[in-house]
RNA sequence: GCGGCAGGUCGGAUGACUGCGUGCAACCCUCGGGCUGCGCGAGGAAAGUCCGGGCUCCAUGAGGCAAGGGUGCCGGGUAACGCCCGGCUGGGGAAACCCAAGGGAAAGCGCCACAGAAAACAGACCGCCAUGCAUGCAUGGCAAGGGUGAAACGGUGGGGUAAGAGCCCACCGCGGGACGGGCAACCGGACCGGCACGGCAAGCCCCACCCGGAGCAAUGCCGAAUAGGGACUUCGCGCAGGUGUGAUCCGGAUCCCGGAUAUCCCUGCAAGGCGGCCUCAGCCUGAAGUCCGGGUUGGCAGCUAGAUCCUGUCCGCAAGGGCAGGACCAGAUGAAUGGUCAUCGAAGGGGGCAACCCCGGAACAGAACCCGGCUUACAGACCCGCCGCAUCG
Numbered sequence: 001g002c003g004g005c006a007g008g009u010c011g012g013a014u015g016a017c018u019g020c021g022u023g024c025a026a027c028c029c030u031c032g033g034g035c036u037g038c039g040c041g042a043g044g045a046a047a048g049u050c051c052g053g054g055c056u057c058c059a060u061g062a063g064g065c066a067a068g069g070g071u072g073c074c075g076g077g078u079a080a081c082g083c084c085c086g087g088c089u090g091g092g093g094a095a096a097c098c099c100a101a102g103g104g105a106a107a108g109c110g111c112c113a114c115a116g117a118a119a120a121c122a123g124a125c126c127g128c129c130a131u132g133c134a135u136g137c138a139u140g141g142c143a144a145g146g147g148u149g150a151a152a153c154g155g156u157g158g159g160g161u162a163a164g165a166g167c168c169c170a171c172c173g174c175g176g177g178a179c180g181g182g183c184a185a186c187c188g189g190a191c192c193g194g195c196a197c198g199g200c201a202a203g204c205c206c207c208a209c210c211c212g213g214a215g216c217a218a219u220g221c222c223g224a225a226u227a228g229g230g231a232c233u234u235c236g237c238g239c240a241g242g243u244g245u246g247a248u249c250c251g252g253a254u255c256c257c258g259g260a261u262a263u264c265c266c267u268g269c270a271a272g273g274c275g276g277c278c279u280c281a282g283c284c285u286g287a288a289g290u291c292c293g294g295g296u297u298g299g300c301a302g303c304u305a306g307a308u309c310c311u312g313u314c315c316g317c318a319a320g321g322g323c324a325g326g327a328c329c330a331g332a333u334g335a336a337u338g339g340u341c342a343u344c345g346a347a348g349g350g351g352g353c354a355a356c357c358c359c360g361g362a363a364c365a366g367a368a369c370c371c372g373g374c375u376u377a378c379a380g381a382c383c384c385g386c387c388g389c390a391u392c393g
Base pairs, nucleotide, nucleotide: 001389002388003387004386005385007383008382009381010380012344013343014342015341016340017339018338020041021040022039023038024037025036027034028033043364047375048374050373051372052371053370054369055215056214057213058212060281061280062279063278064277065276068211069210070209071208072207073087074086075085076084077083088102089100090099091098092097103206104205108204109203110200111199112198125146126145127142128141129140130139131138132137133136154172155171156170157169158168159167173195174193175192176191179188180187181186219301220300221299222298229292230291231290232289233288234287235286238269239268240267241266242265247261248260249259250258251257252256271285272284273283274282308327309326310325311324312323313322314321315320348359349358350357351356
């Protein structure tokens, strides 16, 4: 200097005038608001709505089981996760680095199209060898060579054989494995074995661990309503006790008293009901239908002080964590965060020997309860580290 890889920052700055929204304070007010001062006002992804939570409400609670769903090597981080960090293993790459769908195929079921002789304990199309007859057949042997395919029942070399084959041998691979290292995943490995029955589980399945549901249009309060509304129909109402008299009946009796019946109300018992199932606990006990009719489209809260941010320091390989100090950074509700002017201004373009001059003016994109991640989009500039090549000293 060039090429590659990985990470971070910016993605306009300053000033003036003016427009809009909002927080706080004071004053005014017709309680709608007005005015003054101080302060703040859209991102690294605000996008996707893919995960995890905080918060709110609901499901009857506790324990257990089932169904359904999620994750899937080890260790660590975190509020938690399917995320992040560090490792292991496998794969890609010359390397720096990148990717992973990473438990189980000897529990069972299922699939591997077409091509091919044959796709799981399969099998001979071309072919090799031997014998016989004779120029092509028949019989026998072979799976080493070639072909098909994503994949063909170990690979290379040698010996052996009629030709061949783990048939035998060496090495590799595969299975087992004393012992050693490591928290572990796993790594190394003396020695033993000719050694075989492939792949797919991101097919069903088995195993381990985890998991209520819905969501800020959650939810709460205020306001509003001849209104906790009115009329009618059908079915149902176990036992005991109590209360009062509204209904019916009886007795006495001028307005009152006593009793009985049914209903309503209260208490207890019984029975029934409430979840996917069970045990314990808890809760409920009239139900169904038709017609008429009032209010509800409003306001306030939730709503931004947080698993927050910044700086320093300590621990840790790191992700992160501890300690100390400092800061307050939108809260709209059909939806604000803008406009004008001036100066500077990256890359880039033009002119010029040069100094320099002129032009130019940055991509994806817009908060709506909040936070931690992942994924996707993104013009250009800068910083830092690593790998490789070339050249010079």
A computed fold for a 393-nucleotide RNA from Roseinatronobacter sp., annotated as Bacterial RNase P class A. A source record names the gene rnpB. The source organism's lineage runs through Bacteria, Pseudomonadati, Rhodobacterales, Paracoccaceae and Roseinatronobacter. The model forms 96% of the base pairs in the Rfam consensus. It matches the Rfam family "Bacterial RNase P class A". Gene Ontology terms of the family: tRNA processing, ribonuclease P activity and dimeric ribonuclease P complex. The coordinates come from a structure-prediction model, not an experiment, and the mean pLDDT is 75.